[in-house]
Context: one part of a larger RNA
RNA sequence: UGACGGGGCCCGCACAAGCAGCGGAGCGUGUGGUUUAAUUCGAGGCUACGCGUAAAACCUUACCUAGGUUUGACAUCCCACGAAUGAAUGCGAAAGCAGGAAGUCCCUUCGGGGCGUGGAGACAGGUGCUGCAUGGCUGUCGUCAGCUCGUGUCGUGAGAUGUUCGGUUAAGUCCGAAAACGAGCGCAACCCCUGGGUCUAGUUACAAGUGUCUAGACCGACUGCCUACGGCAAGUAGGAGGAAGGUGGGGAUGACGUCAAGUCAGCAUGGCCUUUAUGCCUAGGGCUACACACACGUUACAAUGGCACGUACAAUGGGUCGCGAAGCCGCGAGGUGGAGCCAAUCCUCUAAAGCGUGUCGUAGUUCGGAUUGCAGGCUGCAACUCGCCUGCAUGAAGUCGGAGUUGCUAGUAACCGCGUAUCAGCACGGCGCGGUGAAUACGUUCCCGGGCCUUGUACA
Numbered sequence: 001u002g003a004c005g006g007g008g009c010c011c012g013c014a015c016a017a018g019c020a021g022c023g024g025a026g027c028g029u030g031u032g033g034u035u036u037a038a039u040u041c042g043a044g045g046c047u048a049c050g051c052g053u054a055a056a057a058c059c060u061u062a063c064c065u066a067g068g069u070u071u072g073a074c075a076u077c078c079c080a081c082g083a084a085u086g087a088a089u090g091c092g093a094a095a096g097c098a099g100g101a102a103g104u105c106c107c108u109u110c111g112g113g114g115c116g117u118g119g120a121g122a123c124a125g126g127u128g129c130u131g132c133a134u135g136g137c138u139g140u141c142g143u144c145a146g147c148u149c150g151u152g153u154c155g156u157g158a159g160a161u162g163u164u165c166g167g168u169u170a171a172g173u174c175c176g177a178a179a180a181c182g183a184g185c186g187c188a189a190c191c192c193c194u195g196g197g198u199c200u201a202g203u204u205a206c207a208a209g210u211g212u213c214u215a216g217a218c219c220g221a222c223u224g225c226c227u228a229c230g231g232c233a234a235g236u237a238g239g240a241g242g243a244a245g246g247u248g249g250g251g252a253u254g255a256c257g258u259c260a261a262g263u264c265a266g267c268a269u270g271g272c273c274u275u276u277a278u279g280c281c282u283a284g285g286g287c288u289a290c291a292c293a294c295a296c297g298u299u300a301c302a303a304u305g306g307c308a309c310g311u312a313c314a315a316u317g318g319g320u321c322g323c324g325a326a327g328c329c330g331c332g333a334g335g336u337g338g339a340g341c342c343a344a345u346c347c348u349c350u351a352a353a354g355c356g357u358g359u360c361g362u363a364g365u366u367c368g369g370a371u372u373g374c375a376g377g378c379u380g381c382a383a384c385u386c387g388c389c390u391g392c393a394u395g396a397a398g399u400c401g402g403a404g405u406u407g408c409u410a411g412u413a414a415c416c417g418c419g420u421a422u423c424a425g426c427a428c429g430g431c432g433c434g435g436u437g438a439a440u441a442c443g444u445u446c447c448c449g450g451g452c453c454u455u456g457u458a459c460a
Base pairs, nucleotide, nucleotide: 001460002459003457004456005455006454007453008452009451010450011449012448014444015443018408019407020406021405022404025299026298027297028296029295030294031293032292033290034289041052042051063285064284065283066282067281068280069279072123076122077121078119079118080117081116082115085102089098090097091096105114106113107112125274126273128272129271130270134268135267136263137262138261139259141257146185147184148183149182150181151180152161153160154159164177165176166175167174191251192250193249194248196219197218198217199216200215201214202213206209222245225239226238227237228236229235301401305360306359307358308357309356310355311354317348318347319346322341323340327336328335329334367398372393373392374391375390376389377388378387414436415435416434417433418432419431420430
C1' cells in the first nucleotide's frame, strides 16, 4: 500500500410490506449419469444447464459402421495429351467403375490463355492438441462511482497529499474548508425512441380539404417563479403554472482493472502432432437411447371457471422461388381457385382475454389433458428409426405442492393474444408488439452484494 476481521456512514427488489410463481403432477427443452458401434464437441457457483444451436428426418455433422480414395473436395507451380462436353446401357446402397452414342469448344495482341484428362513431386488438407503461447470478441464485479497523472509539498524510504473533512447529490454531483494547484479516463450532457404544441408539405391514409395520420423544421423544462429550511453556499421540502417537474419515461453508451474467467469448433494465429490418414467422397445409423438426478419452461388441478351461441376493440412486423382475397369442396387439418400486391393501395386479418345470454353445480366432474388405437392432411427425393397438424375413440397423473427458493415499485407485476428471425417442414424457446391492468414500500434491526472513512492483523 492492499486484502481480510471489527466499528461508523450510505446505497441496491438486499431485507421488510405486497403480488405472481418455482420446488409436488403430466409434458417440452437443456444438462448430469447410465447405456451404446456412436450416443460428435464445447460451456460448470454467482458469471454452465430453452447456453454456442436465429430450427439435428437426408443435408447440417464434426461421431459410429460399411463401401471407396491418395497431389487429393480446394490453391499455386511443371510436363504430356486433348475430341471441350460426355447420352443410352451394365454393376453398385451411393460414391464410383465400365461404356462410348452424339459431337468436334471459347477468347487471342497468334506468343498464348481458358477448360478437361493423365503424370511427377513441391505442397494442399485436419471441427487434431494447447484459450496456461496469442489476436479479436465476450461474460462478470457494475452503469457500481470510481481509477489515475503533472507540478508542488511532506517522508531516509516504500509511499502520502491531491482523492481527506463539514454539508449535499443518482453520481469523485456540487458548495465550503484544507499544502496543495491543476488535469485526464469515467459521471452528467451531446445521440435515438416516446409524452404537449406551432408551422410546412402532403400520396397510396381519411368523411374532403385537413381533424386523425404520414415526415421534416421549430417551440417547450431551466429548480426558471413563489414560500420555508440551509453558512443564506451547494442544495432540500412544499406550492403555482404546465401535456410534462426537478435525471419526465425508455434505450444506446460499460472507466482503470479483476477472475491465467470463456472462446484454437465463428474467424485469425505461434508451437506441437498427422500426411495411403487424425485428410477426402458416399450410404445407412447416431446426435432423438432411458432405471434415474438436476435446471429452465409449459399445461393444469377448476365456478373470478369449463362449454355453446351472439357481439366489440389493437400494435409491431413480413411478402415475387413470395404473401395470397372472394367463391366452391371438406366435420376439420386442408384442397381448389386465382382477384390483388414488387406494397401507407393488396394480403396475413374476424386478435384473444372482454361483453351479453344459456348450461354445468363441487364431482377426479361437461375440470384436466397425458397416453394409446384407428382414419386422414401438409411439407419434402424420403416422415420406420425421427416432423408438424386434423377428426373419431381412449381419458393417466394432478384437488394448489416439504425444506427451501425466484421475479417484480407503474402502464410495472400478473393475465391475454399477435408479429417476426431461423425456416421446404417443424417454436411450450428467442426477439419484438399491442390489449386488460393491480397490490405494497412503516422502515434500514437483520440476510446478500456494493461504495467511502476509520481501527486491528502472526496474511500478500
Molecule: small-subunit ribosomal RNA, 3' major domain
Organism: uncultured organism